[in-house]
Molecule: c-di-GMP-I riboswitch aptamer
Organism: Chloroflexota bacterium
RNA sequence: GAGUGAUCAGGGCAAACCCACCGCAAGGUGGAGACGCAAAACCACGGGUCCCCAGGUCGUAGUCGUAACGGAUAGCCGGGUUGCCACU
Numbered sequence: 001g002a003g004u005g006a007u008c009a010g011g012g013c014a015a016a017c018c019c020a021c022c023g024c025a026a027g028g029u030g031g032a033g034a035c036g037c038a039a040a041a042c043c044a045c046g047g048g049u050c051c052c053c054a055g056g057u058c059g060u061a062g063u064c065g066u067a068a069c070g071g072a073u074a075g076c077c078g079g080g081u082u083g084c085c086a087c088u
Stems, first nucleotide, its partner, number of pairs: 002088004012037002018031005035075001041081003045078003048073004058065002
């Protein structure tokens, strides 16, 4: 430096449900809790999925419509960056 995660050490993270708060929502944060995880650490770059007319755009006299120009997901996949231990 590369590969692998059967084994060892110190350990780490925390799905669902429930509670509080934030958000129009998807969802997020904290508490509690463990389904799982060797990158379940970080980055929305590509694809996927999900959300919204509250804001923007366009249409409409208006009600209203408009799904991306917006938002969410890194625990959907790919890609990028960093990283513990053991083994080869």